[in-house]
Context: one part of a larger RNA
RNA sequence: CUGGGCGUAAAGAGUUGCGUAGGCGGUUAAGUAAGUGAAUAGUGAAACUGUGUGGCUCAACCAUGCACCCAUUGUUCAAACUGCUUUGACUAGAGAAUGGAAGAGGUUGCUAGAAUUCCUAGUGUAGGGGUGAAAUCCGUAGAUAUUAGGAGGAAUACCAAUGGCGUAGGCAGGCAACUGGUCCAUUUCUGACGCUAAGGCACGAAAGCGUGGGGAGCGAUCGGGAUUAGAUACCCCGGUAGUCCACGCCGUAAACGAUGGAUGCUAGUUGUUCGGAGUAUCGACCCUCUGAGUAACGAAGCUAACGCGUUAAGCAUCCCGCCUGUGGAGUACGAGCGCAAGCUUAAAACAU
Numbered sequence: 001c002u003g004g005g006c007g008u009a010a011a012g013a014g015u016u017g018c019g020u021a022g023g024c025g026g027u028u029a030a031g032u033a034a035g036u037g038a039a040u041a042g043u044g045a046a047a048c049u050g051u052g053u054g055g056c057u058c059a060a061c062c063a064u065g066c067a068c069c070c071a072u073u074g075u076u077c078a079a080a081c082u083g084c085u086u087u088g089a090c091u092a093g094a095g096a097a098u099g100g101a102a103g104a105g106g107u108u109g110c111u112a113g114a115a116u117u118c119c120u121a122g123u124g125u126a127g128g129g130g131u132g133a134a135a136u137c138c139g140u141a142g143a144u145a146u147u148a149g150g151a152g153g154a155a156u157a158c159c160a161a162u163g164g165c166g167u168a169g170g171c172a173g174g175c176a177a178c179u180g181g182u183c184c185a186u187u188u189c190u191g192a193c194g195c196u197a198a199g200g201c202a203c204g205a206a207a208g209c210g211u212g213g214g215g216a217g218c219g220a221u222c223g224g225g226a227u228u229a230g231a232u233a234c235c236c237c238g239g240u241a242g243u244c245c246a247c248g249c250c251g252u253a254a255a256c257g258a259u260g261g262a263u264g265c266u267a268g269u270u271g272u273u274c275g276g277a278g279u280a281u282c283g284a285c286c287c288u289c290u291g292a293g294u295a296a297c298g299a300a301g302c303u304a305a306c307g308c309g310u311u312a313a314g315c316a317u318c319c320c321g322c323c324u325g326u327g328g329a330g331u332a333c334g335a336g337c338g339c340a341a342g343c344u345u346a347a348a349a350c351a352u
Base pairs, nucleotide, nucleotide: 004323005322006321007306008305012320014203015202017201018200022196023195024194026090027089028088029087030085031084032083034082035081036078037077038076039075040074041073042072043071049067050066051065052064053063054062055061093193094190095189096188097186098185099184100183101182105179106178107177108176109175110174111173112156117151118150119149120148121147122146123145127138128137164171165170208249209248210247211246212245213244217243218242222238223237224236225235260319261318262317263316264315265314268297269296270295271294272293273292274291275290276289277288278287301308302307325352326351327350334345335344336343337342
């Protein structure tokens, strides 16, 4: 390589969000004849090989006929399938329109009430705090507690859910503006406009970095108190960076459903969210059917087992990515990117 695989054994790239090349692609008519099929002609050296016959007394060996060399080129014919025509037509894919619906989807601004801390003032007096127990620590310069007022930052109890939205990361007080997507119904329009996607572009938690702000609480590093044989920890008292904001980088996570995307097919049962139709009713609920999500179980089937099971890990097709014993190693070297930290790409010797 072939083959076999990728939930948990090695293996799905963080998202594939947009999309280039490429690969693949719905129904139908006509044409074409590149692929495809048939016929025919040329080439396809000899030796070798297979087979028939002959010659050395046999054989090896030698001679000779046929086959093989099945690939390629030309010509003619065919037109089912694939391709092509920028040909014609269709509507089941895709998109648009119209009418509705839900939502922590995003950005910006304004704003609310609890709570913590701090400040000021009042009341009040000896403790408070903390722990397994203590101590460091705070407090007669009046703490803790309590009342009133003020400052400031961060986060939004209840509702809250097995709930919702988003491509993923993620998103939660309220209001407003701007804005992206989804679902349902009608079946009005376009008429294959589609799927996937190497490179590429974009986004991408936390931590970290740069500049400038901000800093209540929490809190790496650090200081102290304990514990302990020791304690560079777990526990306690403090507390810097950080956490927050703006702009710019970084580009990684158990970035997980450890499960790439698309399409079709293959029993059901139960819940829940958002629509629609019907039934019922004064109306709402209830009940029945149906579409899109989201969960629990489960037939067939699959799986090494666990389990998965119409949201597949079942049955198939298309496209991409990835794996190939363990260690060395996600390392060295080189290259690209980055301010740096480092990231991406990525071996070998050797050992077993």